RNA sequence: GUUGUCGUGGCCAAGUUGGUAAGGCACUGGAUUGCAAAUCCAGGAUCCCCGGUUCGAAUCCGGGCGACAACU
Numbered sequence: 001g002u003u004g005u006c007g008u009g010g011c012c013a014a015g016u017u018g019g020u021a022a023g024g025c026a027c028u029g030g031a032u033u034g035c036a037a038a039u040c041c042a043g044g045a046u047c048c049c050c051g052g053u054u055c056g057a058a059u060c061c062g063g064g065c066g067a068c069a070a071c072u
Stems, first nucleotide, its partner, number of pairs: 001071007010025003019055001027043005048064005
């Protein structure tokens, strides 16, 4: 340099014929306890950035940034 895959809460990760963004771990607050642990309840996401299409975009299109892989 070329090609391909990918970028979603602090971490991991689903969502892919466009329609209010699951779940697990962690964290914070509360309940419970003599104190803890365990358990239960509650809380938090501009979906990498900018723009476009659309009534509506995590999802489609264009550009950019970054990561990984292959080739050279």
This is a predicted structure of a 72-nucleotide RNA (transfer RNA) from a bacterium. Model confidence (mean pLDDT): 80 of 100. The sequence is in RNAcentral, with records from ENA. It matches the Rfam family "tRNA". Rfam classes the family as a transfer RNA.